[in-house]
RNA sequence: GCGGAUGGCCGGGUGGCUGCGGGGGCUUGCCUCCGAGGAAAGUCCGGACUCCACGAAGCGACGGUGCCGGGUAACGCCCGGGCGGGGCAACCCGACGGAAAGCGCCACAGAGAACAGACCGCUUGGCCACGCCAAGUAAGGGUGAAACGGUGGGGUAAGAGCCCACCGCGGGGCUGGCAACAGCGCCGGCACGGCAAGCCCCACCGGGAGCAAUGCCAAAUAGGAGCCUCACACGGGCCGCUUCGGCCCCGGGGCUCGGGUUGGCAGCUAGAGGGCCGGCAGCGAUGCCAGCCUUAGAUGAAUGGCCACCCCGCCCGAAAGGGCGGACAGAAUCCGGCUUACAGGCCAUCCGCGCGA
Numbered sequence: 001g002c003g004g005a006u007g008g009c010c011g012g013g014u015g016g017c018u019g020c021g022g023g024g025g026c027u028u029g030c031c032u033c034c035g036a037g038g039a040a041a042g043u044c045c046g047g048a049c050u051c052c053a054c055g056a057a058g059c060g061a062c063g064g065u066g067c068c069g070g071g072u073a074a075c076g077c078c079c080g081g082g083c084g085g086g087g088c089a090a091c092c093c094g095a096c097g098g099a100a101a102g103c104g105c106c107a108c109a110g111a112g113a114a115c116a117g118a119c120c121g122c123u124u125g126g127c128c129a130c131g132c133c134a135a136g137u138a139a140g141g142g143u144g145a146a147a148c149g150g151u152g153g154g155g156u157a158a159g160a161g162c163c164c165a166c167c168g169c170g171g172g173g174c175u176g177g178c179a180a181c182a183g184c185g186c187c188g189g190c191a192c193g194g195c196a197a198g199c200c201c202c203a204c205c206g207g208g209a210g211c212a213a214u215g216c217c218a219a220a221u222a223g224g225a226g227c228c229u230c231a232c233a234c235g236g237g238c239c240g241c242u243u244c245g246g247c248c249c250c251g252g253g254g255c256u257c258g259g260g261u262u263g264g265c266a267g268c269u270a271g272a273g274g275g276c277c278g279g280c281a282g283c284g285a286u287g288c289c290a291g292c293c294u295u296a297g298a299u300g301a302a303u304g305g306c307c308a309c310c311c312c313g314c315c316c317g318a319a320a321g322g323g324c325g326g327a328c329a330g331a332a333u334c335c336g337g338c339u340u341a342c343a344g345g346c347c348a349u350c351c352g353c354g355c356g357a
Stems, first nucleotide, its partner, number of pairs: 001353010012310007020035007037328001041339002044337005049210004062206005067081005082096001083094004097201002102199002104195003119141002121137007149167006168190001169188003173184004214266004224257007235249005273294004278289004311326006
């Protein structure tokens, strides 16, 4: 210098004028303070909180998680490690328990796809003899994502774990490690193909609904309940029937109660808070301690607009200068994660190659 890997940060700045939401003050129309994010997003996980349900334990159903150890309030998150895969490397990726519990599936091609099989070959024998038949074989070829251990040697008619060595596999042991696992001897001639992201088995975890939760207040209209009162005019009922009379319903008035409309208030923002600078423990995630600073809370829902100067990028220009642009997005009960989006730029560490000393 070029190419790459990982971790982190910024994401326009300052001032003026004028708006909007919230808090405070007083001299009540003025002053003052605060006012989006690293993702506020997707609503995918885990919680706090609230209401509902629930005696305890076990079993079952359903859903989720799935190498080991640690962190955490908890997690499907994070850290460290193991194993497997990719890369020359830095480093990255992995639903990474069980396929000798059982069921199921394995397209096409191929002779044969799971306790198999013989198409071409190879070997031996026979014959009506240059091709066919029978037997043996599974080394070689061919098909396939996958062919019933691999490589080499011996052996054989040709072959074959038939025999041997190494590798793989299985069993058991020793050593190291908390563990996952790794290393090294011994034994077994090989029996056990793949898929669990098809069912399933094993271990662990899990009540339901969500701030439009939930609680409180409550006008008008209509309707409901209770009590009091007025009137027995109409209608109905009762006092055996009719008149009269009385009572009840109905009707008028009043009071109280209950219900509660996306009306108001609370919940509501000081919390497993955040930022800066430190100390201690730890490889780290993280935990503990100390100091200082800081604190949106709307609800048809604020956080905006204009101007000036500066910064960055692009364009025009010889220059002076001029023009355009400044990503993704945007709170809604709160918190921890994950994932996704993001113009441009900055910092640190590491790896490979080239060149120079």
Predicted 3D model of a 357-nucleotide RNA (Bacterial RNase P class A) from Vannielia litorea. Rfam family: Bacterial RNase P class A. It is annotated as a ribozyme.